[in-house]
RNA sequence: CGAGGCGACCGGAUGGUCGCGGGCAUUGGUCGGGGCGACCCGGCGAAAUGCGCGAGGAAAGUCCGAGCUCCGCAGCGCAGGGUAGCGGGUAACGCCCGUCCGCCGUGAGGCGAGGACCAGUGCCACAGUGACGAUGCCGGGGCUUCGGUCCCGGAGUGAAACGCGGCAAACUCUACCCGGAGCAAGGCCAAAUAGGAGGGCGCAACCCGCCGGUCCGCCGGCGGGGGAGAGGUGCGCUGCCCAGCCCUCGGGUCGGCCGCACGAGCCGUCGGGUGACCGGCGGCCUAGAUGGAUGACCGUCGCCGGCGCGCCGUCAGGCGCGGCGGAACAGAACUCGGCUUACAGGGCGCCUCGUUGG
RNA sequence: UGGCGCGUGGCUCAACGGUAGAGCACCUGACUCUGGAUCAGGGGGUUCCAGGUUCGAAUCCUGGCGCGCCAGCCA
Numbered sequence: 001c002g003a004g005g006c007g008a009c010c011g012g013a014u015g016g017u018c019g020c021g022g023g024c025a026u027u028g029g030u031c032g033g034g035g036c037g038a039c040c041c042g043g044c045g046a047a048a049u050g051c052g053c054g055a056g057g058a059a060a061g062u063c064c065g066a067g068c069u070c071c072g073c074a075g076c077g078c079a080g081g082g083u084a085g086c087g088g089g090u091a092a093c094g095c096c097c098g099u100c101c102g103c104c105g106u107g108a109g110g111c112g113a114g115g116a117c118c119a120g121u122g123c124c125a126c127a128g129u130g131a132c133g134a135u136g137c138c139g140g141g142g143c144u145u146c147g148g149u150c151c152c153g154g155a156g157u158g159a160a161a162c163g164c165g166g167c168a169a170a171c172u173c174u175a176c177c178c179g180g181a182g183c184a185a186g187g188c189c190a191a192a193u194a195g196g197a198g199g200g201c202g203c204a205a206c207c208c209g210c211c212g213g214u215c216c217g218c219c220g221g222c223g224g225g226g227g228a229g230a231g232g233u234g235c236g237c238u239g240c241c242c243a244g245c246c247c248u249c250g251g252g253u254c255g256g257c258c259g260c261a262c263g264a265g266c267c268g269u270c271g272g273g274u275g276a277c278c279g280g281c282g283g284c285c286u287a288g289a290u291g292g293a294u295g296a297c298c299g300u301c302g303c304c305g306g307c308g309c310g311c312c313g314u315c316a317g318g319c320g321c322g323g324c325g326g327a328a329c330a331g332a333a334c335u336c337g338g339c340u341u342a343c344a345g346g347g348c349g350c351c352u353c354g355u356u357g358g
Numbered sequence: 359u360g361g362c363g364c365g366u367g368g369c370u371c372a373a374c375g376g377u378a379g380a381g382c383a384c385c386u387g388a389c390u391c392u393g394g395a396u397c398a399g400g401g402g403g404u405u406c407c408a409g410g411u412u413c414g415a416a417u418c419c420u421g422g423c424g425c426g427c428c429a430g431c432c433a
Base pairs, nucleotide, nucleotide: 001354002353003352004351005350006349007348009346010345012301013300014299015298016297017296018295020054021053023051024050025049026048027047029044030043031042032041033040034039056329060340061339063338064337065336066335067334068182069181070180071179080178081177082176083175084174085099086098087097088096089095100114101112102111103110104109115173116172120171121170122167123166124165132163137154138153139152140151141150142149143148186258187257188256189255196249197248198247199246200245201244206225207224208223209222210221211220212219213218231242232241265284266283267282268281269280270279271278272277303326304325305324307322308321309320310319311318312317359429360428361427362426363425364424365423368382369381370380371379376413384400385399386398387397388396406422407421408420409419410418
């Protein structure tokens, strides 16, 4: 210098103007309560002002594992699902670390669901005598009723050839793990209408009692029981529809609040461990929307690309200045630990191979 | 949030782990004055992508990408 491997990192900075979502404070508004009153107390957000905060390394895919919550609610088993060398880390994991073995790579390194076909079942195309019930070819040997049969060695096909053949990411067996659902979990407050429960008001038929009348069949009035077509538009009629009015209680819906931001937390440092990781000490508080905020424009600087000019250089090229263009993947939604996937550009550390020079 | 299914020539679909095929479409030739129909022949696939298991993968397993469907509250 070229080609690679592994690990860890950043992923624009700063200032101005306007804007968005939370939080706090002040002022003002409004509602309720109290006070004779000045005023005081409490609530509200669709007010203004000020202060401070406001996306990521993957917030993503929702692929694993948990916290949390409700249900079952004690234990065991079946079914079903998952994992698989050995040891360790962890709250847990299919994640991570160390190590053995196998495969790939010249190498640094990378990949591996890597238990058991001496329990049973199944599959093994083509080739080959034969794919598990075997015996065709060559050579040698034994027996022979001369048809054959048995044993040993060799060649060939094939992934695998008689050897307890190969395959379990074939059924299966062994060991271990897993109860189900998910923040639309779940809890609290609670409107209108309808429906539920209780109570009150209201009133007809009907029943009972008393009084009066009577043509002795009953009729009228009053009181009590009883609980029905008694109700509904500003008014009337007709039609139609519903099935009264009032109060109280309870459940759910609309809506609102909590869950919901102090946590297996982050940073620094020291110690233990090969490492994943663990422990001690000190410091910090860091988004909480609910059609979903974190943005737009401008200036300066930084990064990248190519262009022009100047300087240096033996070509390649390097440095400086100017103006132009570009800057990815993507965006919280209950919260963590992992994995996977996407990503312009930039820089760091360690290591390998090749070439040349010393 | 939870669950299920699919991806194969241009289109619609097949295919026990053992050479990837069918119909329509396309191309060439024949027939015809020409076209269509018909007949004969032919080409075209990294089976969505990557990795793994296996002697061997469209098929089995894992991860990813894309598409489609279903279910959800209260009484």